The RNA shown here (transfer RNA) has 74 nucleotides and comes from a Chloroflexota bacterium. It matches the Rfam family "tRNA". Rfam links the family to the GO term triplet codon-amino acid adaptor activity. The sequence was found in a public genome assembly. Its mean pLDDT, the model's own confidence on a scale to 100, is 81. Taxonomically the source falls in Chloroflexota (Bacteria, Bacillati).

RNA sequence: GGAUAUAUAGCUCAGUCGGUUAGAGCGUUCGCCUGAUAAGCGAGAGGUCGCAAGUUCAAUUCUUGCUAUAUCCA
Numbered sequence: 001g002g003a004u005a006u007a008u009a010g011c012u013c014a015g016u017c018g019g020u021u022a023g024a025g026c027g028u029u030c031g032c033c034u035g036a037u038a039a040g041c042g043a044g045a046g047g048u049c050g051c052a053a054g055u056u057c058a059a060u061u062c063u064u065g066c067u068a069u070a071u072c073c074a
Stems, first nucleotide, its partner, number of pairs: 001073007010026004019057001028044005050066005
C1' cells in the first nucleotide's frame, strides 16, 4: 500500500427480510426473603445502534466515504 471482517447498554453478545416504544446474560440500584450473608424472587436505572453523507414517506438495518480494531496478501 491492497483485500476481507467487525463496531448495538459498564462488560460479553443477540436482533433488525427497512415500519409503532431496540433486547438478553453478567454487572449496578432499590425492595422482598434470612438471625445475618450468599443464593433465590420482584422492580428500576443504564443506548446519539462508531462518525458523516446519500437513497426512501420512513434507516440501527440499504449505498458511499471516513475512523478504530482484527486477520490475510505484498